[in-house]
The RNA shown here (c-di-GMP-I riboswitch aptamer) has 90 nucleotides and comes from a Nevskiaceae bacterium. The model forms 95% of the base pairs in the Rfam consensus. It matches the Rfam family "c-di-GMP-I riboswitch aptamer". Its family is annotated with cyclic-di-GMP binding in the Gene Ontology. Rfam describes the family as follows. GEMM was predicted in a large-scale screen for bacterial structured RNA regulatory elements. The sequence was found by an Rfam model in a public genome assembly.

């Protein structure tokens, strides 16, 4: 430096759920809690999904619902890419 995570050390993070706060929402942050995680560290560059809004369009008696696209957001624990990194082993 590269590959790997069966084994070792010190450990780390924390799903669902409960709870306080923030947000119109997706969701976020703190506390409790552990399903899991070798990058479940960081990063929206690409794709996906979700929320909002606008436009087009279909259905509909209406209210509304669906589909497609643009834009704004959320998700890094949906996947890929980028980047940094512990231990062991080859």
């Nucleotide at each position: 430096c590269c590959a790997u995570g069966a084994c070792c050390a010190g450990g780390g993070c924390a799903a669902a759920c409960c709870u306080g706060c923030c947000g119109a929402g997706a969701g976020g942050c703190g506390g409790g809690g552990a399903c899991g995680c070798a990058a479940a560290g960081c990063u929206u560059c690409c794709g996906g999904u979700c929320c909002g809004c606008c436009a087009g369009u279909g259905c509909c008696a209406g209210g509304g619902c669906g589909c497609u696209g643009a834009c704004g957001g959320a998700u890094a624990g949906c996947g890929g890419g980028g980047u940094u990194g512990c231990c062991a082993c080859g």